Annotation
A computed fold for a 123-nucleotide RNA from Natranaerobius trueperi, annotated as FMN riboswitch aptamer (RFN element). The RNAcentral record of the sequence draws on Rfam and Ribocentre.
């Protein structure tokens, strides 16, 4: 130091106040929030994950691989920023509810992008 095996640990947040109404943390007003890598410091550039889906092996959990998959603009500084400063926008799986849900409750004490450690091997 690594196109390398393996282990062990960590790996998501958020409706305060008010209306309407038998009933809504779901509707209206408002409020709040923001995995993970890259790049000048990013929810919305570019990719990863999670959610649904297809195929193929196995048939008990599974394992490969495919497809889909939201949301941004002006202005300033600067060599460089859709990433900072200012301002003004916009998104957000699936089931479930006495009522339509980024936020409640569930699948989930689950997977997980990856981080950080460690050991081994190579050089």
């Nucleotide at each position: 130091a690594u196109g390398u095996a393996c282990c062990u640990u960590c790996a998501g947040g958020g409706u305060a106040g008010g209306g309407u109404g038998a009933g809504a943390u779901u509707c209206c007003c408002g409020a709040c929030c923001g995995g993970c890598g890259g790049u000048a410091g990013a929810g919305c550039c570019c990719g990863c994950g999670a959610a649904c889906u297809c195929u193929u092996c196995a048939a008990a959990u599974g394992a490969a691989g495919g497809g889909u998959u939201g949301a941004u603009c002006c202005g300033g500084u600067g060599u460089a920023a859709u990433u900072c400063c200012g301002g003004a926008g916009c998104c957000g799986a699936c089931a479930g509810u006495u009522a339509a849900a980024g936020u409640c409750u569930g699948g989930a004490u689950g997977g997980g992008a990856g981080a950080a450690g460690g050991u081994a091997a190579u050089u």

The coordinates come from a structure-prediction model, not an experiment, and the mean pLDDT is 84. Its Rfam family is "FMN riboswitch aptamer (RFN element)". Its family is annotated with FMN binding in the Gene Ontology. Rfam describes the family as follows. The RFN element is a highly conserved domain that is found frequently in the 5'-untranslated regions of prokaryotic mRNAs that encode for flavin mononucleotide (FMN) biosynthesis and transport proteins.